[in-house]
């Protein structure tokens, strides 16, 4: 940062719906409206007419009212509204008061007559009244500002009274003015000519540039004018603890509007919703000549929309108009009813009892649990419902008068009868299980769920929450201290301007007095009512209504206070500044001078290379380079001193000298007297790169070129090298311009370095460690990131983006200012534990090294891959598969294939029936089929018999069966890291916490083995030891073993029981007086004596469902079972593990010697005979220290062979035999004779081993009928070499460091390109809206006017026409602004598995990053 839980609504949608009360109901199209109604009334103002009658009806004149009431919110950012004031005004009807009301006159409507027109309506003539109109008189306390003077009025009707006229006062209402408050945008910064003011004239009810003529040049604006956008304002409503935020329905106040626009008349009042004239748009009528209309009144219609009601009743109440203070009439105001769960409030859908815990459902460990006292059943009640009866108040000063209404309410009867749903149940968040589905269908507010065991989808059951409602959606406040006044931040998370000077503004030391701006207190006025709050009252309660109190936080006036603030006046010196003395410094600008080095040029010496790199090459050089000596020139930079040393505001400043110039610090006295601090705009400075113009150019060196490297290399490395780097005059104005830390002032422990100054304490500056405090931590800590005050700048999730548009600056490059759409649920900081690094340190291991012998080459054996096949069954696959599972594939095994069979089954348990097992024989390839003979075992009965067990056959069903799948659902077992030294717990301590400490530091060890130190102290699993074997001795016992001559006896050997021994115990050296280590003695053995068994916590979803067990899924006349034959043994090849060799350290012949471990009755087999031999035929002994396997071989002695493909080597093949077995073809082993292949020590590479070891020699066993065993596991015989050492390779352990990794480097991650979608910028243009200026036109109407016309008896007055002026609409030219759209085009975002590379994160393999 996102999200949720709360409240609210004029709401809408989904599912559901019993009643009542009280409210509310076009938020959208100020869109268009059919029809009806919404403003009339008065005969006691007047005339006429009508009639069957009148107190009547009708028509007109006249009066009053149609400016109220009702609707809507388009416009309006101030001509509005709110609050508080004010002066230059008017006010019908009303109240009160003073006065008056005399005389006269002519018209006119209605009507009649004659006409016109489609209609609306109009015209001629005749004729009449008034409270209609006019004249004369009267005239003040009216008006002309005052006096004087002048001037101005009237209406009657009726017999009670009501009117009329002129004044004064009041009330009510209205107009005008001022101050304050009143939304957003600066990517709107300048606006204004009647504009600001004055004078005269005009105008108004009234002040006023309100209007006009002249004069002056003002007025507004950064405290936001002007412009643009949006909006009726308020009381209030809603939310919030409050401060605030959002809203402005209903009710109430004000304003504005009435189809759109502008203008007027009448009137007390209008620039008039239901009046009039004009223009425009639209609709309707028309006889085409012309007319009519305005629901944003109440109903209602269409339309729009997610969405909002009846073309109702009544004037009974309240109010309004007229009327005589009537009767009465009118009133879609209003009172009521209707529709809508739209909201709030209330009530109900039953209450008590009821266990066999019924049935059914669901689940299940199969026992039961749950639905659930729920139901049934029984007793009771009647709010509600239905019916019937009674029946108000609202009506008043009131004879009559009630729409609502036969309503509210009351009584009686009936019967549990008429009445429950909705959402949720992974966490947040109360409530869980089964089935289905299988990243599908779907859910979702956020996190996320779903890939075969989903508490997250869908359904069922159950549970939870609310309940006539419940959920969802939308909007708004809250939580959100995520805009922070209350109440936030800026070193590293977003955020300090690159630095200074300084304007406005803000803020400011000390003291005295005055005033009273802010401030505080009091009183008064106002702050409408309703609302909110509190207390009561009335409806059965509540909502609702009424009454009272309080509040209304503001504003104004008056009075008071004087501490603080402010203003004025006068002082002070601690802040600040000036003068004086001294002092340090790469501070700045300009000029002059200097040497070292580099390069180039000239000359000498000199000869073949130089240069460069990881290694090379390009390049230079026999035309003489590099090297070296001398000379000359040029430009740039200034070694050593040199330093967390100095100076400067920052950028920055470094050879020496001079000139000019700025600031700092210290000291001391004197002076000024708050002059200070900060600083929006503004001005100045501002690295490098870059730009313009002119110089300059040694070295270095973007670009470019070449050489290398590389898969590529537009790079890193090398050789050249242009711009640039330098300078002058200008521009640019940015950097990771950093202490990532704005400036000023004050205060708050210490210790220790450096610089300057002074005689010293000290003062100023610059570093380190650290207290309190602070911080998310890291850290900061008198140079604060501590504690406070003042001022400025800046931040508000990541990306889009410092981008777009606009504007300003710039020669340009660019800089400054600076969004939005869209998209994500994170992005980020600090620290922790691991893992990793082509980071570092220490240490170990047959890890390397030193040696010995092999593998890799040959032939063969064996396993695997591949291929083939009907099948070549399956598993194991880097290390950690490959003589592995398999300690024995001819059948069996066997799981595979072909064929043939069986189906309760080859095997287990349970039921029923029949039967008796067994032997012989025939047939078939075999399981199988047929025939014959026979009747068993146990118990019981005198006996026949009976019962039982067991087996066989048949039958039906539960079930059996599966080497079928999933080792990624599992148990168990096993491999590996690893014979490596590690892993962890309790308490304590440290830390906000993850965690750390202990387990580290020094030494030591094979070892986290031990010792010492130490905020650790102890424990556990590992290490070690305990166990077994071997080696020595003693002792006991001894047959089947054994020696000396035969016996006895005895010894020794041997066998197998017990015991002893070895512990760094002793001595010396080293170390720290330790642990330990080195050497020695003694000893059979010496430093774990040798070997074995023993394998921590974990890692690899390591291996195994085919040892076994097991969940789920699958098959059930088949994926089960049986049998025959075949296959697992195939064969172009590749790989691993081995055997035998290549020979003389040998082969072969003959003779001779010495073992150990083991095995044996379906066995080992002596001995004899026989065979060349394998073997065979006889046949003792032995269930084993007795007999047998059993002759060990290498070795020794004596011969032959003489370096050859051999007397080496033995493959391959032929023939003849032997053995096992039912069977030897596929496919066994052995023997004899013959055959006699490759191979002459093995490329790159690679394996084992440190002593009785390697090497070499034979021997035994398991499995097993036999064997493919050269394999595996044991046994003994003979018996070496080498280890300097830890640089390197591999692996491991500990410590440390970096990290953008945590699935942990097989990690993470960037950009182009390709594809899809989305929003957006530019764009030739196109189409609209709004708006200002100029010009033309100029309706109605107002105003002005000399002249003209008309009229009553005269004059004034009045009217008409004409002209002028102002002006709506309309038209024209160009402009501004805004919106939509557009060929094409730019970048951006998003998208499981696209392409190319590998830029970043580790020293990320060239450290990274910033500006250019």
């Nucleotide at each position: 940062g996102c999200u949720c839980a709360g409240g609210a609504u004029g709401a809408a949608c989904g599912c559901u719906g019993g009643c009542g009360g009280u409210a509310u109901g076009c938020u959208u199209a100020a869109c268009a409206c059919a029809u009806g109604c919404a403003a009339g009334u008065c005969u006691a103002a007047c005339g006429g007419u009508u009639a069957g009658u009148u107190u009547g009806g009708c028509c007109g004149u006249g009066g009053c009212g149609g400016a109220c009431g009702g609707g809507u919110g388009a416009g309006u950012a101030a001509u509005a509204u709110g609050u508080a004031a004010g002066a230059a005004u008017c006010u019908g009807c009303g109240u009160u008061u003073a006065g008056g009301u005399g005389g006269g006159g002519g018209a006119u409507a209605a009507u009649g007559u004659a006409c016109g027109g489609a209609a609306g309506c109009g015209u001629u003539c005749a004729g009449u009244a008034a409270u209609a109109c006019c004249c004369c008189a009267u005239a003040a306390u009216g008006c002309u500002a005052u006096u004087a003077a002048g001037u101005u009025a009237a209406a009657g009707a009726a017999u009670u009274u009501c009117g009329c006229c002129u004044g004064g006062a009041c009330a009510u209402g209205a107009g005008c003015u001022u101050a304050c408050a009143u939304c957003u945008g600066a990517u709107u910064a300048g606006c204004u000519a009647g504009u600001u003011g004055g004078u005269g004239g005009g105008g108004u009810a009234a002040g006023g540039g309100c209007u006009u003529a002249c004069c002056a040049a003002g007025g507004c604006g950064a405290u936001g004018a002007u412009c643009a956008g949006u909006a009726g304002u308020u009381g209030a409503u809603u939310u919030g603890a409050g401060a605030g935020g959002a809203u402005g329905a209903u009710c109430a106040a004000c304003c504005a509007c009435a189809c759109u626009g502008g203008g007027a008349c009448u009137g007390a009042g209008a620039u008039a919703c239901g009046g009039a004239a004009c223009a425009g748009a639209c609709u309707c009528c028309u006889a085409c000549g012309g007319g009519a209309g305005g629901c944003a009144g109440c109903a209602g219609u269409g339309g729009g929309g997610a969405a909002u009601a009846u073309u109702g009743c009544a004037c009974a109440a309240u109010g309004a108009g007229c009327g005589a203070g009537g009767a009465g009439c009118u009133u879609g105001a209003u009172g009521c009813a209707g529709c809508a769960a739209u909201a709030c409030c209330g009530c109900g859908u039953g209450g008590g009892g009821g266990a066999u815990g019924a049935a059914g459902g669901u689940u299940u460990u199969a026992g039961a649990a749950u639905u659930g006292u729920a139901a049934a059943c029984u007793c009771c009640u009647u709010u509600u419902c239905u019916c019937a009866a009674a029946g108000a108040a609202g009506a008043a000063u009131g004879u009559u008068u009630g729409a609502c209404u036969g309503u509210a309410u009351u009584u009686g009867a009936g019967g549990a009868a008429u009445a429950a749903g909705c959402a949720u149940c992974g966490g947040c968040c109360a409530a869980u299980u089964c089935u289905g589905u299988g990243c599908c269908a779907g859910c979702a507010g956020c996190c996320g769920c779903g890939g075969u065991a989903a508490u997250a989808c869908a359904g069922g059951a159950g549970a939870u929450g609310c309940g006539a409602g419940c959920g969802u959606u939308a909007u708004u406040c809250g939580g959100a201290a995520u805009u922070a006044u209350u109440g936030g931040g800026c070193g590293u998370a977003a955020a300090g301007g690159g630095u200074g000077c300084g304007u406005a503004g803000g803020u400011g030391g000390u003291u005295a007095a005055a005033c009273a701006u802010g401030u505080u207190c009091a009183a008064u006025a106002u702050u409408a009512a309703a609302u909110u709050u509190u207390a009561a009252a009335g409806c059965u309660u509540a909502a609702c209504u009424u009454u009272a109190a309080g509040u209304u936080c503001g504003u104004a006036u008056u009075g008071a206070a004087a501490a603080c603030u402010g203003u004025u006046u006068g002082g002070c010196u601690a802040g600040a500044g000036u003068a004086c003395a001294a002092u340090a410094g790469a501070g700045g600008u300009a000029a002059a001078g200097g040497g070292a080095a580099u390069u180039u040029c000239c000359a000498g010496u000199g000869u073949a290379g130089c240069g460069g790199u990881g290694a090379a090459a390009u390049g230079c050089g026999u035309a003489g380079a590099u090297a070296u000596u001398g000379g000359a020139a040029a430009g740039a930079a200034c070694a050593c001193c040199g330093g967390u040393g100095g100076c400067g505001a920052a950028g920055g400043c470094g050879c020496u000298u001079u000139a000019c110039u700025a600031g700092g610090u210290u000291g001391c006295u004197a002076c000024u007297g708050a002059c200070g601090c900060u600083g929006a705009g503004g001005c100045a400075c501002g690295a490098a790169a870059g730009c313009u113009a002119g110089g300059g150019g040694a070295g270095c060196g973007a670009a470019u070129a070449g050489g290398a490297u590389u898969a590529g290399a537009u790079a890193c490395c090398c050789u050249c090298g242009u711009a640039g780097u330098c300078u002058u005059a200008g521009c640019u104005g940015u950097a990771a311009a950093c202490g990532a830390u704005g400036g000023a002032u004050a205060c708050u422990a210490a210790g220790u370095g450096g610089u300057g100054u002074u005689g010293u304490u000290g003062c100023a500056c610059u570093g380190c460690u650290a207290a309190a405090g602070u911080u998310a931590a890291c850290g900061c800590g008198u140079u604060a990131a501590g504690u406070a005050u003042c001022c400025c700048g800046c931040c508000u999730g990541g990306g889009g983006a410092g981008u777009a548009c606009g504007c300003u600056u710039g020669c340009a490059a660019a800089a400054g200012u600076g969004a939005a759409a869209c998209u994500c649920a994170a992005a980020g900081g600090a620290a922790u534990u691991g893992a990793c690094g082509g980071g570092g340190g220490c240490u170990c291991g047959c890890a390397c090294a030193a040696g010995c012998g092999g593998u890799g080459g040959a032939g063969c054996a064996u396993g695997c891959g591949g291929u083939u096949u009907a099948a070549u069954u399956c598993g194991a696959u880097g290390g950690u598969a490959c003589c592995c599972g398999a300690a024995g594939a001819a059948u069996c095994u066997u799981a595979c294939c072909a064929g043939a069979a069986u189906u309760u089954g080859a095997c287990a348990u349970g039921c029923c029936a029949a039967u008796a097992u067994a032997c012989u024989u025939c047939u078939g390839a075999a399981u199988g089929g047929g025939a014959g003979u026979g009747u068993g075992c146990u118990u019981u009965u005198a006996a026949u018999u009976a019962a039982g067990a067991u087996g066989u056959u048949g039958g039906a069903c539960a079930c059996a069966g599966g080497u079928g799948g999933u080792g990624c659902a599992u148990g168990g077992c096993u491999g590996u890291c690893a014979a490596a030294a590690g892993u962890u717990c309790g308490u304590g301590u440290a830390g906000u916490g993850a965690u750390a400490u202990a387990u580290c530091u020094a030494g030591u060890u094979a070892a986290g083995u031990c010792u010492a130190g130490u905020a650790a102290c102890g424990g556990a699993c590992g290490c070690a030891a305990c166990c077994c074997u071997c080696u020595u001795u003693u002792u006991u016992a001894g047959u089947u073993g054994u020696u000396u001559u035969u016996u006895u006896a005895a010894u020794a050997u041997c066998u197998a029981g017990a015991a002893a021994u070895a512990c760094u115990g002793c001595c010396g050296g080293u170390u720290a007086u330790a642990a330990a280590u080195c050497g020695g003695a003694g000893g059979a053995a010496g430093g774990u004596g040798a070997g074995g068994a023993u394998g921590a916590g974990g890692u690899c979803a390591a291996g195994u469902c085919a040892u076994c067990a097991u969940g789920c899924c699958c098959c059930u006349u088949a994926u089960a079972u049986u049998c025959u034959g075949g296959g697992c043994u195939a064969c172009a090849c590749g790989c691993g593990u081995g055997c035998u060799a290549c020979a003389a350290u040998g082969a072969u012949u003959a003779a001779g010697a010495c073992a150990a471990c083991g095995a044996g009755u379906u066995g080992c087999c002596a001995c004899u005979u026989u065979g060349u031999g394998a073997g065979a035929a006889g046949g003792a002994g032995c269930u084993a220290a007795u007999c047998u396997c059993u002759u060990a071989a290498a070795c020794u002695u004596a011969g032959u062979c003489u370096u050859a493909g051999u007397u080496c080597g033995g493959a391959u093949g032929g023939u003849a035999g032997g053995c096992u077995g039912a069977a030897a073809c596929u496919c066994g082993c052995c023997u004899a004779c013959c055959u006699c292949a490759a191979g002459u020590u093995g490329g790159a590479a690679u394996c084992g081993c440190u002593a009785g070891u390697a090497a070499u020699c034979g021997u035994c066993g398991a499995u097993c009928a036999g064997c493919u065993a050269u394999g595996c596991g044991g046994c003994g015989g003979u018996g070496a070499a080498u280890u300097c050492g830890u640089u390197c390779u591999c692996g491991a352990g500990c410590c440390u460091u970096g990290u953008c990794c945590a699935c942990a480097c097989c990690g993470c991650c960037c950009g182009u390109c390709a594809c899809a979608c989305c929003a957006u910028g530019g764009a030739a243009g196109u189409u609209g809206g709004c708006u200002a200026u100029g010009c033309c036109u100029g309706a109605c109407g107002g105003c002005a006017a000399a002249c003209u016309c008309u009229u009553a008896u005269u004059u004034u007055u009045a009217g008409a026409a004409u002209u002028g002026u102002c002006u709506a609409u309309g038209g024209c030219c160009g402009g501004g602004u805004u919106a939509a759209u557009a060929a094409c085009u730019g970048g951006g975002g998003u998208g499981a598995a696209g392409u190319c590379g590998u830029a970043a994160c580790a020293a990320g393999g060239u450290a990274g990053c910033c500006g250019u």
The prediction has a mean pLDDT of 82. The RNA shown here (small-subunit ribosomal RNA) has 1412 nucleotides and comes from Trachelomonas pertyi. The sequence is in RNAcentral, with records from Greengenes. Taxonomically the source falls in Trachelomonas (Eukaryota, Euglenozoa, Spirocuta, Euglenophyceae). Its Rfam family is "Bacterial small subunit ribosomal RNA".